Transfer RNA from Gasterosteus aculeatus, 71 nucleotides, folded computationally. NCBI's taxonomy places the organism under Eukaryota, Craniata, Perciformes, Gasterosteales, Gasterosteus. Its Rfam family is "tRNA". The family's RNA type in Rfam is transfer RNA. Rfam describes the family as follows. Transfer RNA (tRNA) molecules are approximately 80 nucleotides in length.
[in-house]
């Protein structure tokens, strides 16, 4: 340089156009004589900009970042 894959709570991953869910994490409460476990409640997110669409995490374009292959 060319091709290709990906970017979603603090972390690891879902979500085939209709206002994003799980595990883990953190905080508070209950439970216990204390801790741990368990239970309940809460906090936290779509890389950036544009386009299409009634509606975009999803489709298209450009950029940024990361991985892989070739040179």
């Nucleotide at each position: 340089g060319c091709a290709u894959u990906g970017g979603u709570g603090g972390u690891u991953c879902a979500a085939u156009g209709g206002u994003a869910g799980a595990a883990u994490u953190c905080u508070c409460g209950c439970u216990u004589g204390c801790c741990a476990u368990g239970c309940g409640a809460g906090a936290c997110a779509u890389c950036u900009g544009g386009g299409u669409c009634c509606g975009a995490u999803u489709c298209c374009c450009a950029g940024c970042c990361a991985g892989u292959g070739c040179a």